This is a predicted structure of a 691-nucleotide part of an RNA (large-subunit ribosomal RNA, domain II) from Jonesia quinghaiensis DSM 15701.
The coordinates come from a structure-prediction model, not an experiment, and the mean pLDDT is 84.
NCBI's taxonomy places the organism under Bacteria, Actinomycetota, Micrococcales, Jonesia, Jonesia quinghaiensis.
Rfam family: Bacterial large subunit ribosomal RNA. Rfam links the family to the GO terms ribosome and structural constituent of ribosome.
Context: one part of a larger RNA
RNA sequence: GCCUGCGAGUUAGUGCUCAGUGGCAAGGUUAACCCGUUGAGGGGUAGCCGUAGCGAAAGCGAGUCUGAAUAGGGCGAUUGAGUCGCUGGGUCUAGACCCGAAGCGAAGUGAUCUACCCAUGGGCAGGUUGAAGCGCGGGUAAGACCGUGUGGAGGACCGAACCCACCUAGGUUGAAAACUGGGGGGAUGACCUGUGGGUAGGGGUGAAAGGCCAAUCAAACUUCGUGAUAGCUGGUUCUCCCCGAAAUGCAUUUAGGUGCAGCCUCACGUGUUGCUUGUUGGAGGUAGAGCUACUGGAUAGCCGAUGGGCCCCACCGGGUUACUGACGUUAGCCAAACUCCGAAUGCCAUCAAGUCUAAGCGUGGGAGUGAGACUGCGGGGGAUAAGCUUCGUAGUCGAGAGGGAAACAGCCCAGACCACCAGCUAAGGCCCCUAAGCGUGUGCUAAGUGGGAAAGGAUGUGAGAUUGCAUAGACAACCAGGAGGUUGGCUUAGAAGCAGCCACCCUUGAAAGAGUGCGUAAUAGCUCACUGGUCAAGUGAUUUCGCGCCGACAAUGUAGCGGGGCUCAAGUACACCGCCGAAGCUGUGGCAUGACAUCCCUUGUGGGUGUUGUGGGUAGGGGAGCGUCGUGUAGACGGUGAAGCUGCCGGGGAACCGAGUGGUGGAGACUACACGAGUGAGAAUGCAGGC
Repeated sequence: GCCUGCGAGUUAGUGCUCAGUGGCAAGGUUAACCCGUUGAGGGGUAGCCGUAGCGAAAGCGAGUCUGAAUAGGGCGAUUGAGUCGCUGGGUCUAGACCCGAAGCGAAGUGAUCUACCCAUGGGCAGGUUGAAGCGCGGGUAAGACCGUGUGGAGGACCGAACCCACCUAGGUUGAAAACUGGGGGGAUGACCUGUGGGUAGGGGUGAAAGGCCAAUCAAACUUCGUGAUAGCUGGUUCUCCCCGAAAUGCAUUUAGGUGCAGCCUCACGUGUUGCUUGUUGGAGGUAGAGCUACUGGAUAGCCGAUGGGCCCCACCGGGUUACUGACGUUAGCCAAACUCCGAAUGCCAUCAAGUCUAAGCGUGGGAGUGAGACUGCGGGGGAUAAGCUUCGUAGUCGAGAGGGAAACAGCCCAGACCACCAGCUAAGGCCCCUAAGCGUGUGCUAAGUGGGAAAGGAUGUGAGAUUGCAUAGACAACCAGGAGGUUGGCUUAGAAGCAGCCACCCUUGAAAGAGUGCGUAAUAGCUCACUGGUCAAGUGAUUUCGCGCCGACAAUGUAGCGGGGCUCAAGUACACCGCCGAAGCUGUGGCAUGACAUCCCUUGUGGGUGUUGUGGGUAGGGGAGCGUCGUGUAGACGGUGAAGCUGCCGGGGAACCGAGUGGUGGAGACUACACGAGUGAGAAUGCAGGC
C1' cells in the first nucleotide's frame, strides 16, 4: 500500500416542549404494593395535571394587591379543554455522535541503569626527575650559608593495563535506539574498580549541566479518580423526491466561540396586504453649479485709509515716499466638515393595471450561517499603488454544470428532470488546424501596424477648413542688378552694413536694409532681403480629423496573434447579405411534483383523466422508500436438495429484486402484515488479521 472483518446521534427519566395518532373528557390518570398468569389480566385513589385568580404572606376570592380610600393603577375574570398512553422532532441531566491531549489528584512500585554516601575487598608494566631530612667536607665567634653524598617527596614527568571522550573519517532503513577506525587526555590520585548496603517523586542525589533517579525527568513509573476536560483538528456508513441559505447588525475577558435579530425550511392561520409599471401628491440638499448669497481659502490690476521711512517743525501740524497695504472696486478661481441654487436615480404615500398553482404578513417546530471572493459603479484609507484595505450599491462565484474569453471560481452569453444520429438562435465566430464567407460594396493602413506602453518628436499618408501669392506670369531653379550721401553718429588702437550703444533718414531708381548670414586686424570678398529677365501653372502658410512612424534594452528557445500563416487582407472604418455556434429556445416521447377541474369506488394519508405551472444546488429543513439481524401472527417450501457462492437470462425511478435455467453446497430458509434494533463504510497519520 491493497484486501477482508470491526468501526461513530445511543440508552435512562411518571423531566420539559412541540407535532402526529389513540382513549376518556370538566375531567384525565394511577404509583408503590396485592392476587393471578408466565407475553392474561384484575385490584390498589395515596399522589399528579386541569377546572380561578391575586398577594411576600396571613389571607380574600371573580376578583385581588397597593392604598386612608367606596380613588387611580398592576395582575386577573367577563366562559372553558384538558389529561393519560404510543410514535417522532428538539431540549435538559447524565461520558451523551466517535477517536485524540499536554496535564491534576490518590495509593503504590523502583537506586540490578545512574548521582552521592557507608562498610569491606581489589588494581595501577616499565622508565624519568630527585623535595625535606640526615652524613661528611668547607665556612663562621657561633650561625646563616656553600659543596658533595645519602635519601626517596610529589593532586611531579614519559608511557601500557585501566579510566575518559578533545579532533577527524565512516556509520545515519547502522554491525550498534550513541558504535567503529585513526589520532587525543588522565594514568599514586579530588584515581579506577568488585561485592554488600543507604537516600524515593515536590522527594532524593547533584565539584550545578535543570544533570541523574532502569533506552523515560522543569517533577519517574504503575494502577485508580477516568470515558478528566478539549469554544480545537480529524472522522461519521443505503436511495430517491420538493424547497433551499449565510459569511450581515447588536452584544460579548469577544474577535476561528456564543446569545438575540436577519436570511432557509415545515405546519397552521390570514386573504392581496407583496412585487412591477404608470397616475397623483410628498419629504430631501447628493451630482452639478455658484459665491459683492454666508463661512473660509486664494491670483492679478485699480483705489488707497492705517502704520513705517525721509524732510520741515518747540507744540499743533504739514510735505514726501519704487515701503506696508485694510476697506472698496474690476477680472478670473477653490471647498468632505461653504451654499443664493440644485437635478437624475432612489424613498414614502395614493389610485389604476399587470403578476397572482406566485408573493406578503402572523404564530409555532427544525436549522445552518455570523472567515467570504472578484467584477462594474459611488466613496474613505493608501501614493486618484497593490490579486491592498474598508463601506454603499448591483451582478456572478460561493452552492452553477453548458458555450465563449488558447488554457483561466468571481469576465461575456446562458440557469443542466430524462432520452433523440431533429430544428432555431445567444455571446463569440466563419483561410487551415476548427463547425461556418479566401462573402459583397466603398475607403484607410505598408507599420506584420494589426498582434503591449507615455511625455515628447517628425515635409509618413488620406480627408476637410481658413488664408497669402499667381497668365498684369506666382513658387523653385538659372542670368543680371543689389547703388549714392556714407567709413551714419558715438565708442574705439581700429569699428567702414555685420564687437557694442544710439538713431534708422534722404537721393537715384525696376529695385536695393544706415543691412540676413559667412568673412577681415580694419578694409576687401561671398551672400541675403528687394528688383528685372528666362521658363510656364500652380505654389506657400495655419488648423481639424482618420490610420500609421520614432521614442521601445534581459536573462532555457521564436515567446507581447493559441499556432500555421495573412497585405485591393485572413488588418482596419462604415454599411449589407448569409451561415456556424450552448445542457438557452423549439420539436417528439417519457418520469416526477404542485395547483385547479372532473370522474371512480374498496371512502383512503386512495386511484384515473384533463388543463396549467415547476423539477442546477453546498450548509440545512421537509417527504417517500430500499436493504440487514431478530420477534409475533398467517401462509407456503425443503435430502426428489434449504441458506450461501456462482454462470446465463431478465425486471424496476433508485437503494435493489428475481420468475426461470445450470453448477457448487449439504440443512435450514422464504413470503405478507405488524413490531424491535449492536441496521448499511472509502476515508478518522482509524483497529485486528492476511498478502